[in-house]
Context: one part of a larger RNA
C1' cells in the first nucleotide's frame, strides 16, 4: 500500500459498487421454460334461439372458447457452482488431401399421386395412489408407399497436385416434399455457397516433492476391419517388439485456466471475489434415447445413500437457479416490485413466458463527495488542571453580537429514461421553488525511543503494559485516572492475509 474481510468503540447524509472465502452439507414453501388455434381433431363453463312439457328441466341449433390431447419449435441458450482436473484443461500460434452445422442470408430447382394408423374421445375395467389395461371411432404440417430430381454410391476415363481420399464426364443402383392463409404472404423439399456455432489434431508455455527412479501388454508400431460427422489402438482379430524416462517418466501432494487484480521505479512476487472468455459439474456412480446440437441442473433408465407418502402390494424427490430455512462458522442480505427498458424462447401478429435483466430493501463492507456552521468577540467569565502562589493553561474557545441555510424537515411543482398512437416497476424518485430555524448530526487511537504529541495524582516488580527495545521494587512523560496535547475523522483502532 491492498482486502469479498472479521472483531472492539463510535456513527449524520448522498452517489456508485460489493456482499457464504466455511459444509459440492441437508432442504419446508413459492416462483425460475415455455409458446403456437395462421398445423390438427375434440370441445367444458356461459349466453342466445327453437321445440316439448312436469315452469325449470330435457332435446336440437348458433355463438363461445376453458382444460386436456396429437403435431411444430424451444427446454443443449440464459442462470449457478468450482467438487473433479497438472492435462481428453487453459493460454497462444497453427493444421485439415480428416469434419458437422437447426434457425439466418444468397443462388438454382421442386412442391405430383395414393394409403393405413395412433392419442384425445366413448364403453368396460385394474390400482390406496402413482399410473394403467382392453374394445371401438377420428384429424393433421404426425407416419408410410409410388412418381420425378441437378444429389449420393460402385466401376471406368480424365484434370490439378509431391501425394487423390479432391474436381469433371459417364454406365448401373439408389434417394424428397406439407400445407395454412386475412390472398399480402408464411411455411415445406433438394442442391450449391456463405455466415454463425461446434468437434478433431499439432508446436510452445502452464505449481511442489527424488526422503517418488524406473514406468508401460492395447502398452508402441503395422497392414486389415468395426465405429464416428470426422482422424486415430478410439475399439477388434492378426503380426512385429516396441514406447516413455535425470531436458525428471511413473508415483504422491496441491490446484479449475486466462483477460485481469494487487504490490513494486522496474524486473519480479502474490493472487484468480465481482465483470468478461474457455473448461468441468448438477445428491453419488453408470448408461443410452431424442435431436442440427446433450450422453442433457429444473428430461429418461439402472444402481447406491438419504428424505417423504402408503390401504404394505407399491410409489415420489433432488435449490452448486432467485428468495428463504437448519447446520457449520469470526463472517456474508429480502420467502420484495416489474417485464417499463435491454436481451432471450414461441408466434404472421396481437401477445404470452422470462428470480436473465431493470429496480427497490438490508449491511459504514469498500471507494468518492458533503455536512456537523460562518464572521466578530477581553490583557481573558465561570468551572477544571498545573503552579516557584507571582501566575500559567484550556482559550476567541464559550457567552454575547451579526449572518448563512448545504444535509436532514415541512409544503408546492415535477421529469429524462419511450423507439412508437397506447405503454414507466423505479416513483410523486431525481431535480426545481418556497418556508422556518444554529437548531437534529464526532468519534477513535495514541503521547519512553523507533514516532507527531507532557504534566499531576493513584499504585509500589503489585495491579498492569508491550510491535521491537523494554517499563513497574515510593518522586513512573512507559501501569490506571485527570488536565493538556498529537494524528486521523463518519470513522478510528486491533487481528488475519499478500506485496
Nucleotide at each position: 500500500g491492498a482486502c469479498g474481510a472479521a472483531c472492539g468503540c463510535u456513527g449524520g447524509c448522498g452517489g456508485c459498487g460489493u456482499g457464504c472465502u466455511u459444509c459440492a452439507u441437508a432442504c419446508a414453501u413459492g416462483c425460475a421454460a415455455g409458446u403456437c388455434g395462421a398445423a390438427c381433431g375434440c370441445g367444458a363453463a356461459u349466453c342466445g334461439g327453437u321445440a316439448g312439457c312436469u315452469u325449470g328441466c330435457u332435446a336440437c341449433c348458433g355463438a363461445g372458447g376453458a382444460a386436456a390431447g396429437u403435431g411444430g419449435c424451444g427446454g443443449a441458450c440464459g442462470g449457478g457452482u468450482g467438487a473433479g482436473u497438472a492435462a481428453u484443461g487453459u493460454g497462444u500460434a497453427g493444421a485439415g488431401a480428416g469434419u458437422c452445422u437447426g434457425c439466418c442470408c444468397u443462388a438454382g430447382a421442386g412442391c405430383g399421386g395414393g394409403g393405413g394408423a395412433c392419442a384425445a374421445c366413448a364403453g368396460c375395467u385394474g390400482g390406496a395412489a402413482a399410473c394403467g389395461g382392453u374394445u371401438g371411432c377420428u384429424a393433421a404440417u404426425a407416419c408410410c408407399c409410388c412418381a420425378u430430381a441437378u444429389g449420393a454410391g460402385c466401376g471406368u476415363a480424365u484434370c490439378u497436385g509431391a501425394a487423390a481420399u479432391g474436381g469433371u464426364a459417364u454406365u448401373c443402383u439408389u434417394g424428397a416434399a406439407a400445407a395454412c392463409u386475412c390472398c399480402g404472404g408464411u411455411a415445406c423439399u433438394c442442391u450449391a455457397g456463405g455466415a454463425u456455432g461446434a468437434g478433431u489434431c499439432u508446436g510452445c508455455a502452464u505449481c511442489u516433492g527424488a526422503u517418488u527412479a524406473g514406468c508401460u501388454a492395447g502398452u508402441u508400431g503395422g497392414g486389415g476391419g468395426u465405429g464416428u460427422a470426422a482422424u486415430g489402438g478410439a475399439c477388434c482379430a492378426c503380426c512385429a517388439a516396441g514406447g516413455c524416462g535425470a531436458c525428471g517418466a511413473u508415483c504422491a501432494g496441491u490446484a479449475g485456466c486466462u483477460g485481469g487484480u494487487u504490490u513494486g521505479a522496474g524486473a519480479g512476487g502474490a493472487u484468480g471475489a465481482u465483470c468478461a472468455g474457455c473448461c468441468a459439474c448438477a445428491a453419488u456412480g453408470g448408461g443410452a434415447c431424442u435431436g442440427a446440437g446433450a450422453c442433457a441442473c429444473g428430461g429418461c433408465c439402472c444402481a447406491u445413500a438419504c428424505u417423504c407418502c402408503u390401504a404394505c402390494g407399491g410409489g415420489a424427490g433432488g435449490c452448486a437457479g432467485c428468495a428463504g430455512u437448519a447446520g457449520g462458522g469470526a463472517a456474508u442480505u429480502u420467502u420484495g416490485c416489474g417485464c417499463a427498458a435491454u436481451g432471450g424462447g414461441c408466434g404472421a401478429a396481437a401477445g404470452c413466458c422470462u428470480g436473465a435483466c431493470g429496480c427497490a430493501g438490508c449491511a459504514a463492507c469498500g471507494c468518492c463527495g458533503c455536512g456537523u456552521g460562518a464572521u466578530u468577540g477581553g490583557u481573558a467569565a465561570a468551572g477544571c488542571c498545573c503552579u516557584u502562589c507571582g501566575g500559567g493553561g484550556u482559550g476567541u474557545a464559550a457567552a454575547g453580537a451579526u449572518c448563512u441555510g448545504u444535509c436532514a424537515g415541512u409544503g408546492g411543482g415535477g421529469a429524462c429514461g419511450a423507439a412508437a398512437c397506447u405503454u414507466g416497476a423505479c416513483g410523486g424518485u431525481a431535480c426545481c421553488c418556497a418556508c422556518a430555524g444554529a437548531g437534529g448530526a464526532a468519534g477513535c487511537a495514541c503521547c519512553g525511543g523507533c514516532u507527531a504529541a507532557c504534566u499531576c495524582c493513584g499504585u509500589g516488580c503489585c495491579a498492569g503494559c508491550a510491535g521491537c527495545c523494554g517499563c513497574g521494587g515510593u518522586a513512573a512523560u512507559a501501569c490506571g485516572g485527570a488536565g493538556g496535547g498529537u494524528g486521523c475523522a463518519a470513522g478510528c483502532g486491533u487481528u488475519g492475509u499478500c506485496c
RNAcentral holds the full RNA, with entries from ENA, Greengenes and SILVA.
Predicted 3D model of a 499-nucleotide part of an RNA (small-subunit ribosomal RNA, 5' domain) from an uncultured bacterium.
Model confidence (mean pLDDT): 84 of 100.